Predicted 3D model of a 74-nucleotide RNA (transfer RNA) from an uncultured Coriobacteriaceae bacterium. Rfam family: tRNA. The family's RNA type in Rfam is transfer RNA. The coordinates come from a structure-prediction model, not an experiment, and the mean pLDDT is 82.
């Protein structure tokens, strides 16, 4: 330097092709259940999606540039 691929709560990872309120497992807090921990059951908080800038009534989702991490090739 060229290709591909991936950055969404605290973690893991859906979603993106085919734009319209952002979800699922674990954690994590309250209650329940138990002598009590776990197991289980009920609820609850916490993410505007790597950063910019476009295009749309509207963008995680389409384009353009940057960063960064993974493979591949010179």
């Nucleotide at each position: 330097u060229g290709c591909g691929g991936g950055a969404u709560g605290g973690a893991g990872c859906a979603g993106u092709c085919u734009g319209g309120u952002a979800g699922c497992u674990c954690g994590c807090c309250g209650g329940g259940c138990u002598c009590a921990u776990a197991a289980c059951c009920c609820g609850g908080a916490g993410g505007c999606c790597g950063g910019a800038g476009g295009u749309u009534c509207a963008a995680a989702u389409c384009c353009u540039c940057c960063u960064c991490c993974c493979g591949c090739g010179a």